[in-house]
């Protein structure tokens, strides 16, 4: 000086112009708006919609079924979800020891509660795959038949591993060492670990399969939910163009239209109010950005990053001159904490390679 | 704006841990003078995609991508 992985931060800056959304004041307009001026206008992810919650509206004595979601221990921070740091159980590499198993010591992973409650599942291949079995072999045996479970061979897995003994041949058959069960003892808050003692060995795996065991959880969700409240429609009150009668039918007169050649005829001038409902619509919910098709943008010039080309210069592709390029991902709509994805480029800080020079 | 569901040959669908299957359409053969029907065969798949669990994943977990419905 490259490059890699993990954290943690930022994710264009100033200036002119021309616009966009809100909301305030002024001037102007009967008014619908119209000048002008102030102020305020996206993000670490506004993304997704996995998860908690605040708000709301339905249900609700309690309790228990069902269904979900969490799950190794400690501590801490959070309202919960989660988060964050330390630990241990097991896995995975590498080095050192060992005949080997095992151990030791670094780095990394570490969705990890029970398989000694029941249930299921294990395809091919293979003798046998879960209360276990004998193809091949290897001993005995004339032969029938036995006896093995070391070798082989299947498999993700096969009654536990190494060596040594020992036997006809073998086999925890004996023995050492290790694994594994059980008992105590110690150390640690715990999770767990370490030590000794008896035992030849009791039996595996899958529970992000059903299940058991603990904790936790009532449903929908701003298209939740509320208030105003048109026309039509039911109801029910006052009234019925104008004058008069009247319990109730009524009776006379004006105006305009229609059809008639005319007599006549036929229609209209009358509706208002309350109410019950909540539709078209509005308002709230609703914010120190804020709508119901949704504003937060352009363009110019400088700068900072950064990348390319060329010169220099070096130990170097690091400085430094000079010219071009040139700044992603995205984008609020009830808020809020989180998970989780996206993302041009740049800073910090650790760790680990890798050149080069002193 | 919230809540749901789905993705498997070209189309449409089956398959809920153990060699991926149907029907319909493409190829090809036979049947006919030919074509259709009909009879036989064959080709044709990253199970959308990435990580996980598990001896073993299209299935079982998580994340993401597209695609469809529902609410006034």
């Nucleotide at each position: 000086g490259c490059g890699c992985g993990c954290g943690g931060c930022c994710g264009g800056g100033a200036a002119g112009c021309c616009g966009c959304c809100g909301u305030u004041c002024c001037g102007g307009g009967c008014g619908a708006c119209c000048g002008g001026a102030g102020c305020g206008g996206a993000g670490g992810a506004a993304c997704u919609u996995c998860c908690g919650g605040a708000c709301u509206c339905c249900g609700c004595a309690u309790g228990g079924c069902a269904c979900a979601a969490c799950g190794c221990c400690c501590g801490c921070c959070g309202a919960a979800a989660g988060g964050c740091g330390g630990g241990g159980a097991c896995c995975g590499g590498c080095g050192g020891u060992u005949c080997a198993a095992g151990c030791c010591g670094c780095c990394g992973g570490g969705a990890c509660g029970g398989a000694a409650a029941g249930c299921g599942c294990a395809a091919c291949a293979g003798a046998a795959a879960a209360c276990a079995u004998a193809c091949c072999g290897c001993c005995c045996g004339c032969a029938a038949g036995g006896g093995u479970a070391a070798g082989g061979g299947u498999g993700a897995a096969a009654a536990g591993g190494u060596g040594c003994g020992g036997c006809a041949a073998g086999a925890g058959c004996g023995c050492a060492c290790c694994g594994c069960c059980g008992c105590g003892g110690c150390g640690g808050c715990a999770a767990c670990g370490c030590c000794g003692c008896g035992g030849g060995c009791a039996g595996g795996g899958c529970a992000a399969g059903c299940c058991c065991c603990g904790u936790u959880g009532g449903g929908a969700g701003c298209a939740a939910g509320g208030c105003c409240a048109a026309a039509a429609c039911u109801g029910c009150g006052c009234a019925g163009g104008g004058a008069c009668c009247g319990c109730c039918u009524g009776u006379c007169c004006g105006u305009c239209c229609c059809c008639g050649c005319a007599a006549g005829g036929g229609g209209a001038c009358a509706g208002c109010g309350c109410a019950u409902a909540g539709u078209g619509g509005g308002c709230c919910g609703c914010a120190u950005a804020g709508a119901u098709u949704a504003a937060u943008g352009g363009c110019u010039u400088c700068c900072c990053a950064g990348c390319c080309g060329c010169g220099u210069u070096u130990a170097a592709u690091a400085c430094c001159g000079c010219g071009g390029c040139g700044g992603a991902c995205a984008g609020a709509a009830u808020c809020c904490g989180g998970g989780g994805u996206a993302c041009a480029g740049g800073c910090c800080g650790c760790g680990c390679g890798c050149c080069a020079g002193c | 704006g919230c809540c749901c569901a789905g993705u498997u040959g070209g189309c449409g669908c089956a398959g809920u841990g153990g060699u991926a299957g149907c029907g319909c359409g493409u190829u090809c053969c036979c049947u006919u003078g030919a074509c259709a029907u009909g009879g036989g065969a064959a080709a044709g798949g990253u199970c959308a995609c990435a990580g996980g669990u598990u001896c073993a994943a299209a299935u079982c977990c998580u994340g993401u991508a597209c695609u469809g419905g529902g609410c006034a």